The RNA shown here (SAM riboswitch aptamer (S box leader)) has 115 nucleotides and comes from Niabella defluvii. Taxonomically the source falls in Paraniabella (Bacteria, Pseudomonadati, Bacteroidota, Chitinophagaceae).
RNA sequence: CUCUUAUCAAGAAAGGCAGAGGGUAAUGGCCCGAUGAAGCCUUGACAACCUCUUCACAGCAAUGCUGUGAAAAAGGUGCCAAAUCCAUCUCCGGUAAUACGGAGGCAGAUAAGUC
Numbered sequence: 001c002u003c004u005u006a007u008c009a010a011g012a013a014a015g016g017c018a019g020a021g022g023g024u025a026a027u028g029g030c031c032c033g034a035u036g037a038a039g040c041c042u043u044g045a046c047a048a049c050c051u052c053u054u055c056a057c058a059g060c061a062a063u064g065c066u067g068u069g070a071a072a073a074a075g076g077u078g079c080c081a082a083a084u085c086c087a088u089c090u091c092c093g094g095u096a097a098u099a100c101g102g103a104g105g106c107a108g109a110u111a112a113g114u115c
């Protein structure tokens, strides 16, 4: 980097260095930021996708393996403003027309697998 599957309105920040941007392309909004952005480092937390462990139930070619659920948080990732900040395309509802609401798609993020 390709493809597949699952999830994405929950949750969780302090310190140090740094010094003007940031919200992962673009456009339009709306926000965050000198009471210190990005980035880097340290520590801490959150979460529970994968591995490990434990328990319950079920299945089976059966003393184990698989599946489902629960617990736990040691290991591998991830993550710690706002829904993935919102919209962009399509459809539906709604309106005189907007507004507004809903569903899906595209794109993206993360995990596990895969070429």
Base pairs, nucleotide, nucleotide: 003113004112005111006110007109008108013043014042015041016040017039021032022031023030026088027087028086029085044080046078049076050075051074053071054070055069056068057067058066059065060064084107089104090103091102092101093100